[in-house]
Context: one part of a larger RNA
Molecule: small-subunit ribosomal RNA, 3' major domain
Organism: Wollemia nobilis
């Protein structure tokens, strides 16, 4: 100087407390372990692995496995020989491929060749999702959005080092003020950036409609007020007032204000720590394979199943279930696309097909909710697993192994032990909607969007984590 203590002091945090809802019990989706297997490809393993890489495994993907093939190779560059390229036909084969046949000569140009491309040969080489993240770059997680981490000059100590960075206040903050052998500076913090909340100006189409007409309908004329959309500005700074404080920094209460003390949310992650993760995104040292650890193909596997476990979904019902009617969003996607209306079907879906490169057309129906009716405490009109049959869609192909519809079937589950998790306001809970990835989809996931909308905390005794300071130990 660090580290450490079931030492002390000060402070902070959904850390506890106060509250709300969950997990742990059931069924199921999905990931993981284990076991099994020809193979169940690989990586990730306390927090910081386990709905993670994977924003989508039927073939492909695919790295695994069985079998069938290739050996200058599926791919790159250079050399030689030969045929332009190419199209079609049939044989064999699971395919990859193998061996045949017919047709056929273009373009540029000094007639020597060239461009582009196929085949054969030789050799340098190719190739490797093979190993090492404990050789590395890049990138990511974590402590942590915690308030720290340093330097120049000066000064002090024999030196390692110290001071500054400490003390008194204050702050979300090493934020700011005051004092001081320090005086200055950098980085992080804050601000600058984006979204959202208010207003003004400007612009009004595909959006809007107050006034005047008009229509089934903002439909048409018209309007630029309102909503909304795009742009540019304004606005919040403890600015103002009261008491408080050291006359400071500030904190507290009020007024005005759309907003008040960082207004709310996002992006932004210091120096370092964990030989943390990744050689399978990519790049790369070294090592290893080279008729195979490379390459092509068909089928299988990654989807197995005594079990254990993580994360979700659906429930166990009356604050409910079913049925009918009625209303109100935001943000997205769309041309190999989205697909209205009409018709067919009980439905998934199918047919014809308008519009739309979209504030225009369309996906599109919002659902919790309101109102009326039925059910009446029952394993039931709860709950939906499982199974059987019959259909549909995508696709060469749906058996292993997709999704969807209808009919029948109707398990467990009657509020969940010890223990554990999330959350402080438009939050939790609850309700629906959209998107990426896709031919299709195993999405109950992920990432956005809005609707409805609580309870509790003004305390720091205790638990956990972190920051500053001080004491002990004599550990580095």
């Nucleotide at each position: 100087u660090g580290a450490u203590a079931g030492g002390g002091g000060c402070c902070u945090g959904c850390a506890c407390a106060a509250g709300u809802g969950a997990u742990g019990g059931a069924g199921u989706a999905u990931g993981u372990g284990g076991u099994u297997u020809a193979a169940u490809u690989c990586a990730a393993u306390u927090u910081a692995a386990a709905g993670u890489g994977a924003a989508g495994a039927a073939c492909c993907u695919u790295a695994c496995u069985a079998g069938g093939g290739c050996u200058u190779a599926a791919c790159a560059u250079g050399c030689c020989a030969u045929g332009a390229a190419u199209c079609c036909c049939a044989u064999u084969g699971a395919a990859a491929g193998a061996g045949g046949g017919u047709a056929g000569u273009g373009c540029c140009u000094g007639u020597a060749g060239g461009a582009a491309u196929g085949u054969g040969g030789a050799u340098a080489u190719a190739g490797g999702u093979g190993g090492u993240a404990c050789a590395u770059g890049g990138u990511u997680g974590u402590c942590a959005u915690c308030a720290g981490c340093u330097c120049g000059u000066a000064u002090u100590g024999u030196a390692a080092g110290g001071u500054g960075u400490u003390g008194g206040g204050u702050u979300a903050a090493g934020u700011c003020c005051c004092a001081c052998a320090a005086u200055g500076a950098g980085u992080c913090c804050a601000a600058c950036c984006c979204u959202u909340g208010u207003g003004u100006u400007u612009a009004g189409u595909u959006g809007c409609c107050a006034u005047a007409a008009u229509u089934u309908a903002g439909u048409u004329u018209g309007g630029a007020a309102c909503u909304c959309u795009g742009a540019a500005c304004a606005g919040a700074c403890c600015a103002u007032c009261g008491g408080u404080g050291a006359u400071a920094a500030g904190a507290u209460g009020g007024a005005g204000g759309a907003a008040g003390g960082u207004g709310a949310g996002g992006a932004u992650g210091a120096g370092g720590u964990c030989a943390a993760g990744u050689c399978a995104u990519c790049a790369u040292u070294c090592c290893c394979c080279u008729u195979a650890u490379g390459c092509c193909c068909u089928g299988g596997g990654u989807g197995a199943c005594a079990c254990a476990u993580g994360u979700g979904c659906u429930a166990u019902a009356a604050u409910g279930g079913c049925c009918a009617c009625g209303a109100c969003a935001a943000a997205g996607g769309g041309u190999u696309g989205u697909g209205a209306u009409c018709c067919c079907a009980a439905g998934a879906g199918g047919g014809c097909a308008a519009g739309u490169u979209a504030a225009c057309c369309u996906c599109a129906a919002a659902a919790u909710c309101c109102c009326a009716g039925c059910c009446u405490u029952a394993a039931u009109u709860u709950g939906a697993a499982u199974u059987a049959c019959a259909a549909g869609c995508u696709g060469c192909a749906a058996c292993u192994c997709a999704c969807c519809u209808g009919u029948a079937u109707g398990a467990a589950g009657c509020a969940u032990g010890a223990a554990u998790c999330a959350c402080u306001a438009g939050u939790a809970g609850u309700c629906a909607c959209c998107g990426a990835u896709u031919a299709g989809c195993c999405a109950u996931a992920c990432a956005a969007u809005g609707g409805u909308g609580a309870a509790u905390c003004u305390a720091u005794u205790c638990u956990c984590a972190g920051g500053c300071u001080u004491u002990g130990u004599a550990u580095a």